[in-house]
Context: one part of a larger RNA
């Protein structure tokens, strides 16, 4: 030296456990921020290195509730405290709240450096301290005010508002390549990824210039279906509707224009004119454009406007030169209405909390929730937890109740605003019904639609109508038909998402597994950087964490002794496998 057997020593697999994790329902909720936010930096405790809270009022300060014996965080020491005159602890509002950051006085290599302007504190004074205000841009009002006469640019003031942060979702402007097409160029990937701009709690669409088909239907949005159809496609890879039909929710409005009226403001300009009718009276009064405002009026079985006719109609003031009548206008009750501009607010929900049934003797054990007997509760037999496995031991659960403050929903009221003194019908055909559009060519994008027979929708370039006896569509084009009114707005709900909070679930891990991170992890370390990015969980039921003794370097380490159910559970700490190394026998060389 090999092999075997014991027995140990390292080592940390294995079981077993879970405080993280991962998906998933469902509920709330969906913003913060110049009132300095997200995020930091430095700072704060009697002693204080990290975390956690805080903010020079600094583990905290005041008030208002809950609550009810303990307390001064994580933390376990000492020393001083605080508490049934209600402390700690939960919840509500408040007060503070250094410096950085959008960072906003000014300037910077963040977390500093340097001012003006006013008050104010302190000094003989100055330096120093301390409070206040001093970025830009937008919009609104004022004042001022060039060249240059009015004007108009600029300049000043005052007031409001923006700016930046956020997970996903959503709308818009731009817009890829890898890949597919077994190769590549149309295609595809994908209007997807990124990039910018915007918004809300949802956006966004939306009241037919739609659909349909000879019958209807009657805004959008979303699901299901239609349907992997119809189509499109080097008819390759592939891409891929829409109507109906069945659900979900449900709402519908308002302008421009005609015309009529003020009000300025041009031009014309002595007489048409002052609502009608009689009388009297006035007359810078009246007409045209152009402009503001106010009523009107919003439709496609064509709507309105204006003139006429018919037929209905509440009341009252006040004004239209006067006086009577009608007419019109306006205001006031009185009736309707509102998707809410303010308020007020029954209620409900939120953000601490309470109440809450019902078990006992034995035996084993360290320990009873286990075994036996033998009971009792249940709108409660969900879970957790306690020395093993507990409906009745805790803590919950079922159920019931609960709020001074905040917020969030909201019935009803008030205020507000909105119609209503006018409305219907019918009739003349005088006016009006969104123009550089619509169309059309030419380049182009968007739909299933790759130019195709290409229609619809957007529009760079150039043309360029109609105007209700119109105009658009009904997949080239023309007719008939049918349908619906472009060229202006608005618009809850069904939908779409998840950072936060909250309940609850899993044929979903269980420390090399699930997040990178179950542990002071985006941390230690790597990098100039952008950025990459770990390792590490388990004493015991309880610290009862080994008083005291012996060796020993006033050590490490170990032996005694005590704890303890064990310590061969002793902090390198539960189980403790192999790999590696020893110590003992045996054996073979």
């Nucleotide at each position: 030296g090999g092999c075997a057997u014991a027995c140990g020593g390292u080592g940390g697999a294995u079981g077993c456990c879970u405080u993280g994790g991962c998906g998933c329902u469902c509920g709330c909720u969906g913003g913060c921020g110049a009132g300095g936010a997200a995020g930091g930096g430095c700072g704060u405790a009697g002693u204080a290195a990290g975390c956690u809270g805080c903010g020079a009022u600094a583990a905290g300060c005041c008030c208002c509730g809950g609550g009810g014996a303990g307390c001064c965080g994580c933390u376990g020491a000492c020393a001083g405290g605080c508490g049934u005159a209600g402390a700690g602890c939960c919840g509500g509002g408040g007060a503070u709240a250094c410096c950085c950051g959008a960072a906003u006085g000014g300037g910077g290599c963040a977390a500093c450096c340097c001012g003006c302007g006013u008050g104010g504190g302190g000094u003989c004074a100055u330096g120093c301290c301390c409070g206040c205000g001093c970025a830009u841009c937008g919009c609104g009002u004022u004042c001022u005010g060039a060249a240059u006469g009015c004007a108009u640019a600029g300049g000043g003031g005052c007031g409001c508002g923006a700016g930046g942060c956020c997970c996903a979702c959503c709308c818009g402007g731009g817009g890829a390549a890898g890949u597919g097409a077994a190769a590549u160029a149309u295609c595809u990937c994908a209007g997807u990824a990124c990039c910018c701009g915007g918004a809300g709690g949802a956006c966004a669409a939306g009241a037919a210039a739609g659909c349909a088909a000879g019958c209807g239907c009657g805004a959008u949005u979303c699901c299901c279906u239609c349907a992997g159809u119809a189509g499109c496609g080097a008819c390759g890879a592939g891409c891929g509707a829409a109507g109906c039909g069945g659900g979900a929710a449900g709402a519908g409005c308002c302008c421009a224009a005609a015309c009529c009226g003020u009000g300025g403001u041009u031009c014309u300009g002595u007489a048409a004119g002052c609502g009608u009718g009689u009388a009297g009276g006035c007359g810078u009064u009246g007409g045209g454009g152009g402009c503001a405002c106010g009523g009107g009026g919003u439709u496609g079985u064509g709507g309105g406007g204006c003139g006429g006719c018919a037929c209905u109609g509440g009341a009252g003031g006040c004004g239209g030169c006067u006086a009577c009548a009608c007419c019109c206008g306006u205001c006031u009750c009185g009736a309707g209405g509102c998707a809410g501009g303010g308020g007020u607010g029954c209620g409900g929900c939120g953000u601490a909390g309470g109440g809450g049934a019902a078990g006992g003797c034995u035996c084993u054990g360290g320990a009873a929730g286990g075994g036996g007997c033998g009971g009792c509760c249940a709108c409660a037999g969900a879970c957790g937890g306690u020395g093993a496995g507990a409906g009745c031991c805790c803590g919950g659960u079922a159920c019931c109740c609960g709020a001074c403050a905040c917020g969030c929903c909201a019935a009803g009221c008030c205020c507000g605003c909105c119609u209503u003194g006018g409305g219907u019908g019918u009739u003349g055909u005088c006016c009006c019904c969104g123009a550089g559009u619509a169309c059309c060519a030419c380049g182009g994008g968007g739909c299933u639609c790759g130019a195709g027979g290409a229609a619809c929708c957007c529009u760079g370039u150039g043309g360029g109508a109609a105007g209700c006896u119109g105009g658009g569509a009904g997949g080239c084009c023309c007719a008939c038909c049918u349908u619906c009114c472009a060229a202006g707005g608005c618009u809850a709900a069904a939908u779409a998402c998840g950072g936060g909070c909250g309940a609850g679930c899993g044929a979903c891990c269980g420390a090399u597994a699930g997040u990178g991170c179950a542990c002071c992890a985006g941390u230690a370390c790597c990098g100039u950087g952008a950025g990459g990015g770990a390792a590490a969980g388990g004493u015991g039921a309880a610290a009862a964490g080994c008083a005291c003794c012996c060796c020993g370097g006033u050590g490490a380490g170990g032996g005694g002794a005590g704890u303890g159910a064990a310590a061969g559970a002793g902090a390198a700490c539960c189980u403790g496998a192999a790999a590696c190394c020893g110590u003992a026998u045996g054996u073979c060389u």
Overview: This is a predicted structure of a 589-nucleotide part of an RNA (large-subunit ribosomal RNA, domain I) from a Candidatus Entotheonellia bacterium. Its Rfam family is "Bacterial large subunit ribosomal RNA". The full RNA is in RNAcentral, with records from ENA.